[in-house]
RNA sequence: GGGCCCUUAGCUCAGUUGGGAGAGCGCUUGCUUCGCAUGCAAGAGGUCGACGGUUCAAAUCCGUUAGGGUCCAC
Numbered sequence: 001g002g003g004c005c006c007u008u009a010g011c012u013c014a015g016u017u018g019g020g021a022g023a024g025c026g027c028u029u030g031c032u033u034c035g036c037a038u039g040c041a042a043g044a045g046g047u048c049g050a051c052g053g054u055u056c057a058a059a060u061c062c063g064u065u066a067g068g069g070u071c072c073a074c
Stems, first nucleotide, its partner, number of pairs: 001072007010025004019056001027043005049065005
């Protein structure tokens, strides 16, 4: 320098047919207990890496760009 893959909640990830942003764990509150754990119920938390474009509508499609991984070349 070139090819491919990844980037979504604090962590691990799903969402791959363009229209509802989600799961598990963690966190907060309440119930249960003499207390803790377990269990149960409710809740908070995200400008979907960044910028631009297409579209009535973009996490999803296109372009540029940043970071990480991997292979090739040098």
Transfer RNA from Pediococcus cellicola, 74 nucleotides, folded computationally. The RNAcentral record of the sequence draws on ENA. Its Rfam family is "tRNA". Rfam links the family to the GO term triplet codon-amino acid adaptor activity. Its mean pLDDT, the model's own confidence on a scale to 100, is 82.